The prediction has a mean pLDDT of 82. c-di-GMP-I-GGC riboswitch aptamer from Geosporobacter ferrireducens, 85 nucleotides, folded computationally. The organism belongs to Geosporobacter, within Bacteria.
């Protein structure tokens, strides 16, 4: 630089509970571990997925706006180990 062991030594924490904030998606703090080798950070004029208002549509849904989701996938920045190859 790349890679990721039934390694060390530590890390985070899904659902779900419960309590606050929201119109909702969701969030935030405590429990609490499904899972993670960046589940560290940054909504990120790359993708997509929610939620919600507006307009067209007969309907499917298609446009343009709200605000969420980095635990969808990818960019982008920094990071602790060191077996094998």
């Nucleotide at each position: 630089a790349a890679c990721g062991a039934c390694a060390a030594g530590g890390g985070c924490a899904a659902a779900c509970c419960a309590u606050u904030c929201g119109a909702a998606a969701g969030a935030a703090u405590g429990g609490g571990a499904c899972g993670c080798a960046a589940a560290g950070c940054c909504a990120u004029a790359g993708g997509g997925c929610c939620u919600u208002u507006c307009a067209c549509g007969a309907a499917a849904g298609u446009g343009a706006g709200u605000g969420g989701c980095a635990g969808c996938c990818g960019u982008g920045c920094u990071a602790c180990c060191g077996a094998a190859g």